RNA sequence: GGGCCCGUAGCAUAGCUAGGUCAUUGUGGCGGGCUCAUAACCCGCCGGCGCCGGUUCAAAUCCGGCCGGGCCCA
Repeated sequence: GGGCCCGUAGCAUAGCUAGGUCAUUGUGGCGGGCUCAUAACCCGCCGGCGCCGGUUCAAAUCCGGCCGGGCCCA
């Protein structure tokens, strides 16, 4: 220098070639319930699409560039 793959809450993960209300689930944190109390269990809340731009009525999803990580070739 070239090719391929990946980037979604504090952590892990689904959704991505069907573009379409409020982006899924678990865990975590906070509050509450239950209990004599703790754990377990139950309820509620918190918080996210790597960055910029384009296409579109509408983008996590499609397109381009960039950044970061991994593998391979030279």